[in-house]
RNA sequence: UUUGACUAACGGCAAAGCUGCUGAAAGGCAGUGACGCAAAACUAGAGGGGCUAAACUGAACGCAAUCUCACCACUCAGACGCUUCAAAGUUCAGCAUUGUCAGCCAGUUGCCUGC
Numbered sequence: 001u002u003u004g005a006c007u008a009a010c011g012g013c014a015a016a017g018c019u020g021c022u023g024a025a026a027g028g029c030a031g032u033g034a035c036g037c038a039a040a041a042c043u044a045g046a047g048g049g050g051c052u053a054a055a056c057u058g059a060a061c062g063c064a065a066u067c068u069c070a071c072c073a074c075u076c077a078g079a080c081g082c083u084u085c086a087a088a089g090u091u092c093a094g095c096a097u098u099g100u101c102a103g104c105c106a107g108u109u110g111c112c113u114g115c
Base pairs, nucleotide, nucleotide: 004115012037013036017032018031019030020029021028022027035103041108042107043106047105048104049101050100051099056094057093058092059091060090061089062082063081066079067078068077070075
């Protein structure tokens, strides 16, 4: 100096839960709290993987005006549209080039002691 395993010290970090703030959500921040951690430090601007789905796309249902067809009319069907001149949007599915997670793997850096 390198590798490996284990012990101690100076110390460090802080899961779940709870409270507050924030975010559409996942999540994040602060406080509290310790399940654990020798990298539980850093990297999500480029490796894999997980989470979420605001926006977008599709489907179903619903809705006002206008137009088209039919009709004496009511009404029915279709087109266009639903934050606009007007009305009302809801649910489900897909989707991260955009959100998020390193305490999943990975990459980078790295402290102390004895054997």
Molecule: c-di-GMP-I riboswitch aptamer